Predicted 3D model of a 76-nucleotide RNA (transfer RNA) from Frankia nepalensis. The coordinates come from a structure-prediction model, not an experiment, and the mean pLDDT is 80. The sequence was found in a public genome assembly. The source organism's lineage runs through Bacteria, Bacillati, Actinomycetota, Actinomycetes and Frankia.
C1' cells in the first nucleotide's frame, strides 16, 4: 500500500432512519449489619472516535480523516 470488520457511560455492549440507555459490571447515597462482605431500593455518569454531508429526522446512511483488530500483496 489494497480490502474488511468495529469505535455508544468508567469497563462489556443493545438500538440497524422516528424520544440516545435494553442489559450486565463498575462508582456514589439510603436501608439491613456493631462493622465489613452479601442482599435490597435509588441516584449520578453521553460532542454515539474527529470533521463535514443528505434527510422533516442520523449512533445508524453517504465522505474523509484517526483508532484498533483481521485478511491480502509487497519486502530488488
Nucleotide at each position: 500500500g489494497c480490502c474488511c470488520a468495529u469505535g455508544u457511560a468508567g469497563c462489556c455492549c443493545a438500538a440497524c432512519g422516528g424520544a440516545a440507555g435494553a442489559g450486565g459490571c463498575g462508582u456514589c447515597c439510603g436501608g439491613u449489619u456493631c462493622a465489613g462482605g452479601g442482599c435490597c431500593g435509588g441516584a449520578a455518569g453521553g460532542u454515539u472516535g474527529g470533521g463535514g454531508g443528505u434527510u422533516c429526522g442520523a449512533a445508524u446512511c453517504c465522505c474523509u480523516c484517526c483508532a484498533u483488530g483481521g485478511g491480502c500483496a509487497c519486502c530488488a
It matches the Rfam family "tRNA". By type it is a transfer RNA.